[in-house]
RNA sequence: CUCGACCUUCAGGGCAGGGUGAUUCCGCGCAUACGCGGGAAAUUCCCGAUCGGCGGUGCAGCCCGCGAACUUCGACCGGUUUCGGUUGUGGUUGAGCCAGUCAGGUGCAGGAGCAUCCAUCUGGCGCCGACAGUAUAGUCUGGAUAAAAGGAAGGUCCUC
Numbered sequence: 001c002u003c004g005a006c007c008u009u010c011a012g013g014g015c016a017g018g019g020u021g022a023u024u025c026c027g028c029g030c031a032u033a034c035g036c037g038g039g040a041a042a043u044u045c046c047c048g049a050u051c052g053g054c055g056g057u058g059c060a061g062c063c064c065g066c067g068a069a070c071u072u073c074g075a076c077c078g079g080u081u082u083c084g085g086u087u088g089u090g091g092u093u094g095a096g097c098c099a100g101u102c103a104g105g106u107g108c109a110g111g112a113g114c115a116u117c118c119a120u121c122u123g124g125c126g127c128c129g130a131c132a133g134u135a136u137a138g139u140c141u142g143g144a145u146a147a148a149a150g151g152a153a154g155g156u157c158c159u160c
Base pairs, nucleotide, nucleotide: 004157005156006155007154008153009152010151017047018046019045023040024039025038026037027036028035029034049139050138051129052128053066054065055064056063058102061127062126069092070091071090073088074087075086076085077084078083096125097124098123099122100121104117105116106115107114108113131142132141133140
């Protein structure tokens, strides 16, 4: 160094600043209704702002996959109305176009190039984002000091 096994640790970011006011509270008018005045009130609505896990590929939220989340079935364990946990195989699971350009590929040529394909880069304009809670949430609160990537780093053993 190669193949394989095991162990340890690590492994997700984001509402600045404004508008409106569902709803609700207080005071006054005899007063339920109603009227007048004042306050609170969506980080979710509106303007605007802002964020982007892991592997691959030429540098990717939106190309191909994985994870997480939800879920069918099977096995095992706990508990025995109910149900919960672990694990395996499946299923569901969002969003991009236009133009330009270098590297690179292919063909022709064999002097130097020409043509063509083409990015995650550059410019522009867009788009997407689980579940529960709550005035409707990518950003708040919560599960989560959790889990996890065919993830990352290190170590040990075995083998060559």
Description:
Predicted 3D model of a 160-nucleotide RNA (FMN riboswitch aptamer (RFN element)) from an uncultured Verrucomicrobiota bacterium. Model confidence (mean pLDDT): 81 of 100. It was read from a public genome assembly, where an Rfam model found it.